[in-house]
The prediction has a mean pLDDT of 82. The part of an RNA shown here (large-subunit ribosomal RNA, domain I) has 596 nucleotides and comes from Kitasatospora sp. DSM 101779. The organism belongs to Kitasatospora, within Bacteria.

Context: one part of a larger RNA
RNA sequence: GGCGCACGGUGGAUGCCUUGGCACCAGGAACCGAUGAAGGACGUGGGAGGCCGCGAUAGGCCCCGGGGAGCUGUCAACCGAGCUUUGAUCCGGGGGUGUCCGAAUGGGGAAACCCGGCAGUCGUCAUGGGCUGUCACCCUUACCUGAACACAUAGGGUAAGUGGAGGGAACGCGGGGAAGUGAAACAUCUCAGUACCCGCAGGAAGAGAAAACAACCGUGAUUCCGGGAGUAGUGGCGAGCGAAACCGGAUGAGGCUAAACCUUGAGCGUGUGAGACCCGGCAGGGGUUGCGCUCGGGGGGUUGUGGGAAUGAGCUUGAUCGGUCUGCCGGCCGGUCGGCGAGUCAGAAACCGUUGGUGUAGUCGAAGGACAUGCGAAAGGUCCGGCGUAGAGGGUAAGACCCCCGUAGACGAAACAUCAGCGGCUUGCUUGCUCAUCUCCCAAGUAGCACGGGGCCCGAGAAAUCCCGUGUGAAUCUGGCGGGACCACCCGCUAAGCCUAAAUAUUCCCUGGUGACCGAUAGCGGAUAGUACCGUGAGGGAAUGGUGAAAAGUACCGCGGGAGCGGAGUGAAAUAGUACCUGAAACCGUGUGCCU
Numbered sequence: 001g002g003c004g005c006a007c008g009g010u011g012g013a014u015g016c017c018u019u020g021g022c023a024c025c026a027g028g029a030a031c032c033g034a035u036g037a038a039g040g041a042c043g044u045g046g047g048a049g050g051c052c053g054c055g056a057u058a059g060g061c062c063c064c065g066g067g068g069a070g071c072u073g074u075c076a077a078c079c080g081a082g083c084u085u086u087g088a089u090c091c092g093g094g095g096g097u098g099u100c101c102g103a104a105u106g107g108g109g110a111a112a113c114c115c116g117g118c119a120g121u122c123g124u125c126a127u128g129g130g131c132u133g134u135c136a137c138c139c140u141u142a143c144c145u146g147a148a149c150a151c152a153u154a155g156g157g158u159a160a161g162u163g164g165a166g167g168g169a170a171c172g173c174g175g176g177g178a179a180g181u182g183a184a185a186c187a188u189c190u191c192a193g194u195a196c197c198c199g200c201a202g203g204a205a206g207a208g209a210a211a212a213c214a215a216c217c218g219u220g221a222u223u224c225c226g227g228g229a230g231u232a233g234u235g236g237c238g239a240g241c242g243a244a245a246c247c248g249g250a251u252g253a254g255g256c257u258a259a260a261c262c263u264u265g266a267g268c269g270u271g272u273g274a275g276a277c278c279c280g281g282c283a284g285g286g287g288u289u290g291c292g293c294u295c296g297g298g299g300g301g302u303u304g305u306g307g308g309a310a311u312g313a314g315c316u317u318g319a320u321c322g323g324u325c326u327g328c329c330g331g332c333c334g335g336u337c338g339g340c341g342a343g344u345c346a347g348a349a350a351c352c353g354u355u356g357g358u359g360u361a362g363u364c365g366a367a368g369g370a371c372a373u374g375c376g377a378a379a380g381g382u383c384c385g386g387c388g389u390a391g392a393g394g395g396u397a398a399g400a401c402c403c404c405c406g407u408a409g410a411c412g413a414a415a416c417a418u419c420a421g422c423g424g425c426u427u428g429c430u431u432g433c434u435c436a437u438c439u440c441c442c443a444a445g446u447a448g449c450a451c452g453g454g455g456c457c458c459g460a461g462a463a464a465u466c467c468c469g470u471g472u473g474a475a476u477c478u479g480g481c482g483g484g485a486c487c488a489c490c491c492g493c494u495a496a497g498c499c500u501a502a503a504u505a506u507u508c509c510c511u512g513g514u515g516a517c518c519g520a521u522a523g524c525g526g527a528u529a530g531u532a533c534c535g536u537g538a539g540g541g542a543a544u545g546g547u548g549a550a551a552a553g554u555a556c557c558g559c560g561g562g563a564g565c566g567g568a569g570u571g572a573a574a575u576a577g578u579a580c581c582u583g584a585a586a587c588c589g590u591g592u593g594c595c596u
């Protein structure tokens, strides 16, 4: 020196564990904000700091409930000083306080700072000063004022507004909008209307009551799912892209305007002296009340077997009061009562009471002992029992239905929230129908067309339908649009106004649950951390879990400067000693055998 054996050191694999994660399910919630949010800064405790809580009333204040013996959060002990059966700490509901920054909003600003005005109040002899309130901008409404330019308008000002502003994970709608890639290169094409940016909204959004489909039969708003179907199509007919009718399901809901016509208000124009007009008839009376246009209000009306208006005709309808220039009749209008409905998710719209459910604290909740084993501990073993609408789960010195918390089951709310029923309440109708006439109306810079684009399965194609830009530019039911160029026939529908629940999408968040999900190089980046650290910054971004049942964490003695070690002691165990469970390998030793 090598090989082997034994015993160690180092190291932290493996096993076991879990405080933390991951995925999904069900229910809830789906918004917060000028009444100042989200997020922070700085403070706040008797004793340094971090976290959490709280805000100069600062580990807390008040009220109402729950609960019932200890308490003064945590890392994390110790001391001090206190509170508490006159019910503390703790849990829930409601309220109060809530510095400064932040949309940040009196002005400024290098966020958490600086400097003001006004009103009230406090302080000072007075000035400076303190406290409370208030003072940004935009929009809407009302009023005042008011240019060029007479009226007017623009502009300015005042007041009011539970109007706006900012934040938020995904889902939604809209405005913009790539490239890597694929096509085995690449340009049309694809990726993809994706990523990304911007705007806006809701708890869902969007869509939605046929100018739809269909095919000579019919269906009857929209949305979503399964088929139809990777079909029909489209496509450098390459790569690829890719419907619909219809069928089966989920859900299910339909409404309101514009116009004609009647009436009314304002403005402008015009008219005229009775002939217009004042509901009709007769008589009297009034004297611009008339007519036209524009802009508003009320009634009317809302449809495609076309509908409505107007005029005429027919049938039909509670009571009562008032009005319609006067009187009578008829008609019309309004109020009240009665009758019949409807309703706050659309079509108008709030609130209150009551009953019940649910949620935000909680309460009750069955039944076991002995013996031995064990290295300490029994829940494991043996014996004899019990409960069970409870043998889910967790804990307890090892493996517990009967030890503890729970579990099945049964109860519970002063307050607040929410849902449902009923009532109050609000609101509608109280004349409607039919026929005839074919006089009027039925959404205009619209539809259509030309050109240029986009979007549809459809890449310009024979290219309809849908949407935009520029230009042009109709018709009113004997009207229009569609049925894939276009025309005819036939069929369907009624554009150019609006609203609309549910079925659908998503999960930052709350509660409960589940797992052939992970178990510390795994599982979220994170067993807490967006921390430490890096970067001027945008930004990037870790690692570190485990003594023991219990600290019982080694009093005391010895050696040593200490670290540490030897005794002693604790413990079941100390080769479990806080460099702590197990403790692999590489690597380093000590002893010993053999070989050289």
Base pairs, nucleotide, nucleotide: 001595002594003593004592005591006590007589008588009587015581016546017545020518021517022515023514024513025512026511027510028509029507030506031167032166039101040100041099042055043054044053046079047078049075050074051073052059061095062094063093064092065091066090070083071082072081106115107114108113116135117134118133119132120131121130122129137164138163139161140160141159142158143157144156145155171202172200173199174198175197176196182189186236212219213218223250224249225248226247227246233241234240254499255498256497257443261299262298263297264296265295266294267293268292269291270290274288276289277286278285279330280329281328282327283326284325304477306442307441308440309439310437311436312435313434314433315432318337319336320335321334322333323332324331338430339429340428341427342426343425351424352423353422354421355420356419357418358417359416360415362411363410364409368384369383370382371381385402386401387391393405394404395403448472449471450470451469452468453467454466458484479494480493481492482491483490533540534539553580556567557566558565559564